[in-house]
């Protein structure tokens, strides 16, 4: 040097599942009850591999958190830029 991995910020897309019931209410929402859902977080698992042990991954798998009109948020993708910096 504009270059690989990573990280942050922006921007675009982005599933799923009850506008259920009761109560109280300031009608935004609070609580309970009973069905759901995985794609924020968390948690747990095999193989290769390692002499053994330990380690061993998720979009897999609980569902504790979160969610189940909208709004947020969303794991992943793109695009832009900012840094670490490989690499020439």
């Nucleotide at each position: 040097c504009a270059a690989a991995c990573c990280a942050c910020u922006g921007u675009g897309g982005g599933a799923g599942a009850g506008a259920u019931c009761g109560g109280c209410c300031u009608u935004g929402g609070c609580c309970g009850a009973c069905g759901c859902c995985g794609a924020a977080g968390g948690c747990g698992c095999a193989a290769a591999c390692c002499g053994u042990c330990c380690g061993g991954a998720a979009u897999c798998g609980c569902u504790c958190a979160g969610g189940c009109a909208g709004a947020a948020g969303g794991a992943c993708c793109g695009c832009a830029g900012u840094g670490u910096g490989g690499g020439g």
This is a predicted structure of an 88-nucleotide RNA (Glycine riboswitch aptamer) from Sedimenticola selenatireducens DSM 17993. Of the family's consensus pairs, 90% are formed in the model. It was read from a public genome assembly, where an Rfam model found it. The coordinates come from a structure-prediction model, not an experiment, and the mean pLDDT is 77. Taxonomically the source falls in Sedimenticola selenatireducens (Bacteria, Chromatiales, Sedimenticolaceae, Sedimenticola). It matches the Rfam family "Glycine riboswitch aptamer". Clan: Glycine riboswitch clan.